[in-house]
RNA sequence: GAAGCUGGCCAGACAGUCGCCGCUCAUGCAAAUGAGGGGAGGAAAGUCCGGGCUGCAUAGAGCGGGAUGACGGCUAACGGCCGGACGCAGCAAGGUUGCAAAACCCCAAGGCGAGGAACAGGGCCACAGAGACGAGUAAAUUGCGGUUCGCCGUGAUGGACGUGAAACGCGGUAACCUCCAUCCGCAGCAAGACCAAAUAGGCUGGUAAUAGCGUGGCUCGCGCUGCCAGCGGGUAGGUUGCUUGAGCGUACGAGUAAUUGUGCGCCUAGAGGAAUGACUGUCAUGUCGCAUUGAUCUUGUAUCGGUACGACCUACAAAACCCGGCUUAUCGGCCAGCUUCUUUU
Numbered sequence: 001g002a003a004g005c006u007g008g009c010c011a012g013a014c015a016g017u018c019g020c021c022g023c024u025c026a027u028g029c030a031a032a033u034g035a036g037g038g039g040a041g042g043a044a045a046g047u048c049c050g051g052g053c054u055g056c057a058u059a060g061a062g063c064g065g066g067a068u069g070a071c072g073g074c075u076a077a078c079g080g081c082c083g084g085a086c087g088c089a090g091c092a093a094g095g096u097u098g099c100a101a102a103a104c105c106c107c108a109a110g111g112c113g114a115g116g117a118a119c120a121g122g123g124c125c126a127c128a129g130a131g132a133c134g135a136g137u138a139a140a141u142u143g144c145g146g147u148u149c150g151c152c153g154u155g156a157u158g159g160a161c162g163u164g165a166a167a168c169g170c171g172g173u174a175a176c177c178u179c180c181a182u183c184c185g186c187a188g189c190a191a192g193a194c195c196a197a198a199u200a201g202g203c204u205g206g207u208a209a210u211a212g213c214g215u216g217g218c219u220c221g222c223g224c225u226g227c228c229a230g231c232g233g234g235u236a237g238g239u240u241g242c243u244u245g246a247g248c249g250u251a252c253g254a255g256u257a258a259u260u261g262u263g264c265g266c267c268u269a270g271a272g273g274a275a276u277g278a279c280u281g282u283c284a285u286g287u288c289g290c291a292u293u294g295a296u297c298u299u300g301u302a303u304c305g306g307u308a309c310g311a312c313c314u315a316c317a318a319a320a321c322c323c324g325g326c327u328u329a330u331c332g333g334c335c336a337g338c339u340u341c342u343u344u345u
Stems, first nucleotide, its partner, number of pairs: 001341010012283007020039002023036005041316001045327002048325005053188004060220004065184005071083004086113003094105004116179002121177002123173003136161002140157007192240004202231006211225004247266008286312004291307006297300001
């Protein structure tokens, strides 16, 4: 210097004008007015996992069902993350053969692993091949039976031939059933709670204690006393849940790392049919175009850098109870590290 990778960060900043939402303070009977601070992402997406929280509910056991799967560690937990192994494929570089195309070997950093059991049992193994859990051809050895003494039938043994991934077998396959080990209540903020108001605590039918109902299915246990269906009527308004968190930043320490301990500091949306916007100016970063200039060597409208001018800010995309992951989409920029090759010293 080039190439291939891995991880992390950012996703514009400041000021002004107008507009929207919420919070705090002051004034006000109220409506409202004034001042101050704040207001959408790295994935907010997917709804794929795991939880917090709420209800069933006093809440258990078994069967069935489901999930995971080497080992060790982290975490509230996970199908997640970290670590060193093991295995697999294979790019770059390298090597061999070759006129070449190409083939083969080896293969860094990195990538992937749905990774327990095939003698507990069952299923499946296309095509090809005679034959894929049992079956051919031509012979050899040997046991038994028959015999017209030529041989025939049948069993066993070890080889050969063709096909194929695999053929007289302790083969393959369990992202087939299954077995083993471990784990798992269910439903979900449209969960729930409170207040106010209104109506019809209405009518009909069925069932009922040896019964029925109770948040996945069945059984037992436990609890309750009604339960189911149809017709008809009233309300659908308000408050809350609702944002201080398994939170964030920073310093030091432990640890290979994931992560974790201690100290200090910070409070950063809470809408409710759904606010978080529009315009102007300056600056920063980047891209494109054009002009100019310096360096390099392959002397080309080449490559890299600086300066001035003009234009653009473009991608994926928007909270809705909250959090930890995974997956997917994506314009650009920056930082750190790893590996290989080349050149110089």
Molecule: Bacterial RNase P class A
Organism: Methylophilaceae bacterium